[in-house]
RNA sequence: GCAUCGGUAGUCUAGCGGUAGGAUAAGGGCCUUCCAAGCCUUUGACCCGGGUUCGAAUCCCGGCCGAUGCA
Repeated sequence: GCAUCGGUAGUCUAGCGGUAGGAUAAGGGCCUUCCAAGCCUUUGACCCGGGUUCGAAUCCCGGCCGAUGCA
C1' cells in the first nucleotide's frame, strides 16, 4: 500500500429499514443477627461526517481506530 472482517452502556454481547435487547457492573429495596448468595426495581450505549429513504444501529460513500491475510 491492497483486500476482508469488525467498532453498540464502565465491560462482554445480540439486533435481515419501523420502540436499541440480554449479561455483568453501579444505585435503591426485599430477605438475613451481619455478610455473601438469591429476588424485585432504577440508571446508563449505536466510532465520526455526508447521502438514500416517510423512516437508518442496519443500505451507500468518505474518514478514524482495531484484527487477520497478501505485498
Annotation
A computed fold for a 71-nucleotide RNA from a Candidatus Aenigmatarchaeia archaeon, annotated as transfer RNA. The sequence is in RNAcentral, with records from ENA. Rfam family: tRNA. Gene Ontology term of the family: triplet codon-amino acid adaptor activity.